A computed fold for a 93-nucleotide RNA from a Gemmatimonadaceae bacterium, annotated as c-di-GMP-I riboswitch aptamer.
The coordinates come from a structure-prediction model, not an experiment, and the mean pLDDT is 90.
RNA sequence: CCGCGACAAGGGCAAAGCCGGCGAAAGCCGGUGACGCAAAGCUACGAGGCUACGGUCUCCCUCACGGGACGCUACGCUCGUCGGGCCGCCGAA
Repeated sequence: CCGCGACAAGGGCAAAGCCGGCGAAAGCCGGUGACGCAAAGCUACGAGGCUACGGUCUCCCUCACGGGACGCUACGCUCGUCGGGCCGCCGAA
RNA backbone atom coordinates (compact mmCIF):
# COMPACT_ATOMS: atom_id res chain seq x y z
C1' C A 1 0.00 0.00 0.00
C1' C A 2 -3.88 -3.68 -1.28
C1' G A 3 -7.10 -6.75 1.10
C1' C A 4 -9.46 -8.15 5.73
C1' G A 5 -12.41 -6.89 10.16
C1' A A 6 -11.42 -8.56 16.58
C1' C A 7 -15.15 -10.05 22.98
C1' A A 8 -9.02 -4.47 20.71
C1' A A 9 -8.54 1.09 21.95
C1' G A 10 -10.63 5.82 21.52
C1' G A 11 -14.64 7.63 19.45
C1' G A 12 -19.01 7.94 15.83
C1' C A 13 -24.05 7.11 13.83
C1' A A 14 -29.03 6.06 15.63
C1' A A 15 -34.28 1.77 13.85
C1' A A 16 -39.12 1.42 16.05
C1' G A 17 -41.98 4.18 19.51
C1' C A 18 -43.19 9.04 21.77
C1' C A 19 -43.28 14.77 21.58
C1' G A 20 -42.89 19.29 18.45
C1' G A 21 -42.46 21.33 13.40
C1' C A 22 -42.73 20.99 7.73
C1' G A 23 -45.29 18.34 3.68
C1' A A 24 -51.15 16.55 -0.29
C1' A A 25 -48.71 12.03 0.84
C1' A A 26 -44.46 9.08 0.90
C1' G A 27 -41.23 11.20 3.87
C1' C A 28 -38.00 14.96 6.12
C1' C A 29 -36.11 18.19 10.36
C1' G A 30 -35.39 18.94 15.88
C1' G A 31 -35.84 16.51 20.79
C1' U A 32 -36.17 11.88 23.28
C1' G A 33 -34.95 6.86 22.61
C1' A A 34 -31.34 2.46 21.03
C1' C A 35 -32.97 -1.98 17.02
C1' G A 36 -28.86 -2.23 14.86
C1' C A 37 -24.30 -0.36 11.87
C1' A A 38 -16.89 -0.78 10.00
C1' A A 39 -18.62 3.27 6.11
C1' A A 40 -25.77 3.32 9.09
C1' G A 41 -19.98 9.12 5.97
C1' C A 42 -21.32 11.74 1.06
C1' U A 43 -23.75 11.03 -3.77
C1' A A 44 -30.67 9.37 -6.31
C1' C A 45 -26.02 7.48 -11.21
C1' G A 46 -28.42 2.03 -12.28
C1' A A 47 -32.07 -1.48 -10.40
C1' G A 48 -35.85 -2.03 -6.66
C1' G A 49 -39.37 -0.03 -3.06
C1' C A 50 -42.88 3.99 -1.23
C1' U A 51 -46.15 8.11 -2.28
C1' A A 52 -49.56 10.69 -6.18
C1' C A 53 -50.34 17.39 -5.11
C1' G A 54 -50.66 17.99 -10.25
C1' G A 55 -51.59 15.50 -14.99
C1' U A 56 -54.28 11.69 -17.48
C1' C A 57 -57.33 6.80 -19.64
C1' U A 58 -62.05 4.74 -18.63
C1' C A 59 -66.64 5.18 -16.15
C1' C A 60 -70.55 7.89 -13.30
C1' C A 61 -73.44 12.57 -11.92
C1' U A 62 -74.58 17.46 -14.34
C1' C A 63 -78.20 21.43 -19.55
C1' A A 64 -73.54 23.43 -18.68
C1' C A 65 -69.71 25.09 -15.56
C1' G A 66 -68.06 21.63 -12.60
C1' G A 67 -67.73 17.29 -9.41
C1' G A 68 -66.85 12.01 -8.15
C1' A A 69 -64.80 6.61 -8.52
C1' C A 70 -61.07 3.12 -10.17
C1' G A 71 -56.48 2.75 -12.62
C1' C A 72 -51.90 4.91 -14.67
C1' U A 73 -48.06 8.52 -14.06
C1' A A 74 -42.21 11.27 -10.46
C1' C A 75 -41.21 16.07 -11.71
C1' G A 76 -41.56 13.86 -4.95
C1' C A 77 -39.04 10.41 -1.50
C1' U A 78 -35.78 6.27 0.11
C1' C A 79 -28.04 5.71 0.27
C1' G A 80 -30.67 1.97 7.42
C1' U A 81 -33.02 -2.28 -0.04
C1' C A 82 -28.97 -3.68 -3.37
C1' G A 83 -25.19 -2.18 -6.85
C1' G A 84 -21.92 1.83 -8.74
C1' G A 85 -19.05 6.45 -7.82
C1' C A 86 -16.34 9.79 -4.17
C1' C A 87 -13.99 10.29 0.56
C1' G A 88 -12.38 8.35 5.43
C1' C A 89 -10.79 6.44 11.64
C1' C A 90 -8.27 2.21 14.05
C1' G A 91 -4.94 -2.27 13.48
C1' A A 92 -5.32 -8.23 16.38
C1' A A 93 -5.54 -12.61 13.38